[in-house]
RNA sequence: GAGAGCUAGGGUUCCGGCUUCGUUGAAGCGUCUGGUCCGAGAGCUGUCCGGUUUCAUCCUCGAUGAGACUCCACGGCGGGACAAAAGCCCGGGAGA
Numbered sequence: 001g002a003g004a005g006c007u008a009g010g011g012u013u014c015c016g017g018c019u020u021c022g023u024u025g026a027a028g029c030g031u032c033u034g035g036u037c038c039g040a041g042a043g044c045u046g047u048c049c050g051g052u053u054u055c056a057u058c059c060u061c062g063a064u065g066a067g068a069c070u071c072c073a074c075g076g077c078g079g080g081a082c083a084a085a086a087g088c089c090c091g092g093g094a095g096a
Base pairs, nucleotide, nucleotide: 001048002047004045005044006043009038010037014035015034016032017029018028019027020026021025050070051069052068053067054066055065056064057063058062072092074095078090079089080088
């Protein structure tokens, strides 16, 4: 650096729930706990790649294998997508 699983969080396309109705169903409600769904740069877990490094072996300016490390990170307004919204994307942005 990449992508995966999970969570914080998010809304309401589908399921369920609730209300109403003229009831094989229809309409409304997400200020309905939930399931499907979306989902973190600054959350968690592990995988791959790259880098630094230790040890061992070898055909020794390197190669292979097994380990260790891979720091820091306050952050709008506004806009965008999907059904819609969001710590999603714009964005390690503007700023500080």
Source information:
This is a predicted structure of a 96-nucleotide RNA (Guanidine-I riboswitch aptamer) from a soil metagenome. Its mean pLDDT, the model's own confidence on a scale to 100, is 87.